[in-house]
RNA sequence: GAUUUAUAAAGAAGGGGGAAGAGUUCAGGCUCGCAGCACCCCUGGCAACUUUCAACGCCUCCGGGUUUUGAAUAAGUGCUAAUUCCUGCCCAAGGAAAUUUUGGGUAAUAUAAAUU
Repeated sequence: GAUUUAUAAAGAAGGGGGAAGAGUUCAGGCUCGCAGCACCCCUGGCAACUUUCAACGCCUCCGGGUUUUGAAUAAGUGCUAAUUCCUGCCCAAGGAAAUUUUGGGUAAUAUAAAUU
């Protein structure tokens, strides 16, 4: 890098360096930023994918395996403005109409685990 699966309306900030951008690539919005962006480092925190335990149920070759729910957090990651900030493509419904509203899906993106 590629593929598969799962998740994405919750949650969690301070310091030092740095110096103008950032929020995904593109477009349109909207927002954050000189009261200091990106990026790097330190410390803290959140979460529970990998991990461990328990309960009910199921399967069993009786060794155990496993759905769901709940609990734990040492380690490996991740995350720590705004729903993945919102919209873009398709379908359905609403609406007199709209650059409109709602719901669902696809795609994309991010993260994890497994495989390659």